[in-house]
Context: one part of a larger RNA
Molecule: large-subunit ribosomal RNA, domain VI
Organism: Candidatus Methanodesulfokora sp.
């Protein structure tokens, strides 16, 4: 853009498309049975394990974690503090998230068949699965499962909402239900898409609490090898104010900031 009889929002159907989602191995049962003079020794069928392979997840356990806390070396800011530079200096933790080493799920079954195996049966008094009927029979096919799918032109259904408007001669402008740009955003995401918010507001950023990362800030007081020599100084350290102080991507409360606006948008009988 289209589905002749208006516009639009939600929710389905499933023609038709995709997928390979499944492979194999031990065990235990069957069973020391069947077979078999013995020696030996199965199968059908149930039932477990754990491996590869797909799929999706992050509670656990691990990785990553140039967010973040910390510990230290070197130099540089005159020193304290606090920093910058050195591979994130180098070590030592690590919460979101993103992973796999971690977790969960990956059939039975049903249909119609091939090669085969029958069953009844003429033809052609018999026999014959086949000529007519008729039952079985594959890890293959079709369903069962997952995902796309009204453009499936035989162009689908169900509910609902605005609505047969207003100016204007006419072209065209306003507008309804609803959209759409813009604007704040997202575990969505190459761009578009998708899905929330948008003041009748918690959509993001502050803020505050909650929970969670470091691991006890900085000053301050007190100890202190020792150095003065009579009361002071005192470097690392070591104790108390300290389960501290800093900081979070989770999860909540709060309009304090920022979400201004604009545009499009219906008909015949």
């Nucleotide at each position: 853009u289209g589905c002749a009889u208006g516009g639009c929002c939600g929710c389905c159907u499933g023609a038709g498309g995709g997928g390979a989602a499944g492979g194999g191995a031990c065990c235990c049962u069957a069973a020391g049975u069947a077979c078999g003079a013995a020696a030996g020794g199965a199968a059908c069928g149930g039932g477990g394990u754990g491996c590869c392979g797909g799929g999706g997840c992050c509670u656990c356990u691990g990785g990553u974690g140039u967010a973040c806390c910390g510990g230290u070396c070197g130099u540089c800011c005159g020193c304290c503090a606090g920093g910058g530079c050195g591979u994130c200096g180098c070590c030592g933790g690590g919460u979101a998230g993103c992973c796999a080493c971690g977790c969960c799920c990956c059939a039975a079954c049903c249909g119609g068949u091939a090669a085969g195996g029958g069953c009844u049966g003429a033809a052609a008094g018999c026999a014959u699965c086949u000529a007519a009927g008729c039952c079985c029979g594959a890890a293959a096919c079709g369903g069962g499962c997952c995902c796309c799918g009204a453009a499936a032109a035989u162009a689908g259904g169900c509910g609902g909402c605005c609505g047969u408007c207003c100016c204007g001669a006419a072209a065209g402008g306003g507008u309804a239900a609803g959209g759409g740009c813009g604007c704040g955003g997202g575990u969505a995401g190459a761009a578009g898409a998708c899905c929330c918010g948008u003041u009748u507001g918690a959509u993001g950023g502050g803020g505050u609490g909650g929970g969670g990362g470091u691991g006890u800030a900085a000053g301050g007081c007190g100890g202190g090898a020792g150095c003065u020599a009579u009361u002071g100084c005192g470097g690392a350290c070591c104790g108390c104010c300290u389960c501290a102080g800093c900081c979070c991507a989770c999860c909540a409360c709060u309009c304090c900031c920022a979400a201004a606006g604009c545009c499009c948008g219906a008909a015949g009988g």